[in-house]
Context: one part of a larger RNA
RNA sequence: GAACGAACGUUGGCGGCGUGGAUUAGGCAUGCAAGUCGAACGUGAAAGCUCCCUUCGGGGAGUGAGUAAAGUGGCGAACGGGUGAGUAACGCGUGGGAAACCUACCUUCGAGCGGGGGAUAACAUCCCUAACGGGGUGCUAAUACCGCAUGUUUCGCUGUGUCGCAUGGCACGGUGGGAAAGCGGGCCUCUAAACUAUGCUCGCACUCGAAGAUGGUCCCGCGUCCCAUUAGCUUGAUGGUGGGGUAACGGCCUACCAUGGCUACGAUGGGUAGCCGGCCUGAGAGGGUGUCCGGCCACACUGGGACUGAGAUACGGCCCAGACUCCUACGGGAGGCAGCAGUCGAGAAGCUUCGGCAAUGGGGGAAACCCUGACCGAGCGACGCCGCGUGCGCGAUGAAGGCCCUUGUGGUUGUAAAGCGCUGUCAGGAGGAGAUAAAGCGCAAAGGCUAAUACCUUUUGUGUCUGAAGGUACCUCCAAAGGAAGCUCCGGCUAACUCCGUGCCAGCAGCCGCGGUAAUACGGAGGGAGCGAACGUUGUUC
Numbered sequence: 001g002a003a004c005g006a007a008c009g010u011u012g013g014c015g016g017c018g019u020g021g022a023u024u025a026g027g028c029a030u031g032c033a034a035g036u037c038g039a040a041c042g043u044g045a046a047a048g049c050u051c052c053c054u055u056c057g058g059g060g061a062g063u064g065a066g067u068a069a070a071g072u073g074g075c076g077a078a079c080g081g082g083u084g085a086g087u088a089a090c091g092c093g094u095g096g097g098a099a100a101c102c103u104a105c106c107u108u109c110g111a112g113c114g115g116g117g118g119a120u121a122a123c124a125u126c127c128c129u130a131a132c133g134g135g136g137u138g139c140u141a142a143u144a145c146c147g148c149a150u151g152u153u154u155c156g157c158u159g160u161g162u163c164g165c166a167u168g169g170c171a172c173g174g175u176g177g178g179a180a181a182g183c184g185g186g187c188c189u190c191u192a193a194a195c196u197a198u199g200c201u202c203g204c205a206c207u208c209g210a211a212g213a214u215g216g217u218c219c220c221g222c223g224u225c226c227c228a229u230u231a232g233c234u235u236g237a238u239g240g241u242g243g244g245g246u247a248a249c250g251g252c253c254u255a256c257c258a259u260g261g262c263u264a265c266g267a268u269g270g271g272u273a274g275c276c277g278g279c280c281u282g283a284g285a286g287g288g289u290g291u292c293c294g295g296c297c298a299c300a301c302u303g304g305g306a307c308u309g310a311g312a313u314a315c316g317g318c319c320c321a322g323a324c325u326c327c328u329a330c331g332g333g334a335g336g337c338a339g340c341a342g343u344c345g346a347g348a349a350g351c352u353u354c355g356g357c358a359a360u361g362g363g364g365g366a367a368a369c370c371c372u373g374a375c376c377g378a379g380c381g382a383c384g385c386c387g388c389g390u391g392c393g394c395g396a397u398g399a400a401g402g403c404c405c406u407u408g409u410g411g412u413u414g415u416a417a418a419g420c421g422c423u424g425u426c427a428g429g430a431g432g433a434g435a436u437a438a439a440g441c442g443c444a445a446a447g448g449c450u451a452a453u454a455c456c457u458u459u460u461g462u463g464u465c466u467g468a469a470g471g472u473a474c475c476u477c478c479a480a481a482g483g484a485a486g487c488u489c490c491g492g493c494u495a496a497c498u499c500c501g502u503g504c505c506a507g508c509a510g511c512c513g514c515g516g517u518a519a520u521a522c523g524g525a526g527g528g529a530g531c532g533a534a535c536g537u538u539g540u541u542c
Stems, first nucleotide, its partner, number of pairs: 001542004006538005013388006019381002026344003030341003035075003040072002043069001048063006082299003091224007101216002106212007114148001116146002123138006154177010182204006225271003232262003237259008274296004278289004301322005324335004352378001354377003360374001361372004391422004401413002404411002426483001428478004440464009486531005491512003497526005507514002
């Protein structure tokens, strides 16, 4: 000099963009943060309103409404969001590999979707319990569940041929195993006509397989902090065979066999630490660092475990143990903010218990739509960077005043003020009122499908509806210099000097050093220098 997730002191007008729990991965009140689908399924209210009856207490019917709601089922909940405890490791970075792999939803292609069965929640009823909850009996549905049939390509075993050094690949067989689900809209071509589904058709789903895409698992080379005052470490340890296990290779596990494997090119042990793109500094080389944003990893009160599933570190799932908190009828239960706000604690120290799903994105749904503390916004903090303002011009009797200086003439503050003229950014008041999206819905046209001019779908045109921020940005007008300047320093380094007070005292100080009676170095004043909504101090890095 530069930098910072900074803090402290004094001061403080406005705006834009960023940024804000670094310590206790300490404890948490309260609310919200993951739901959705009635076009999978069976049930199914109430208030209100209308009518009727009434002993005026009420009762009944319809509607509300197949709505709300709980339940079965499907998809999602493994994403998104947080934190950095652990980890010195194939964790990360980089470059390769497949020897061994998996992948729901999505895209393309091929094939299929036949025919049966038995339950169970909800519900009703009974019982136990303070509660959380639990049990018995009875009824019922499905795109829930289970057999049967079919099952190309698929999987296991296997034969032949062929290719290959080999694990194996390809072609053709044999044998065994293994699928499925419907729902919604429209129509009447068939008919004398009408209605309709079991018919036709459209859409969305369903099953099997192939390929892709996406995401993930695994392996290897190289790189990745300090200590040798850590020198030896290792028994599933190193390798082989058989077996098991996995989506898959492998001591991943197991039985047996062999005795290996690592190490001064630093093993083992200890300490510290999430890694990177980057960021800071520096001419560079390098050094420091990993906050925000992005990629990867790990974790979710602590430790362990599996289940479900295409996928699990399963934060807002389950089980066990532990610590802690809460409820209890003392028998037993409930909980997990390192999600967004917020609270206590510790600390030098870090914000609102805000608005909205309008946009972007995500989940569900055919869609309308619902959910979304992701996100978009607003709020608070000079925490940082940037921009703007606090006025401009003229104005000398060089006014007054000054704990100012003085050689007592004057000098200085100083064009500074007053005074005159002007301007109007920001703040204030008033007015003004624009723009921006897709889906959806209506109309029209064209194309596809079809028996069809229905329906459905695609495209185009047109109309309509939808904005949290926000009456905001921006623009115009009004009024008025009015509401808006401080901080540090002045011995040298280092820009800026005198007087008074003090007298090695009180004090200053980054280094050198000042102060013991004339101190430009302490304290005050006048004056000056620097920076300016900031200026200094402290801490840390280069």
Predicted 3D model of a 542-nucleotide part of an RNA (small-subunit ribosomal RNA, 5' domain) from a Candidatus Krumholzibacteriia bacterium. The source organism's lineage runs through Bacteria, Candidatus Krumholzibacteriota and Candidatus Krumholzibacteriia.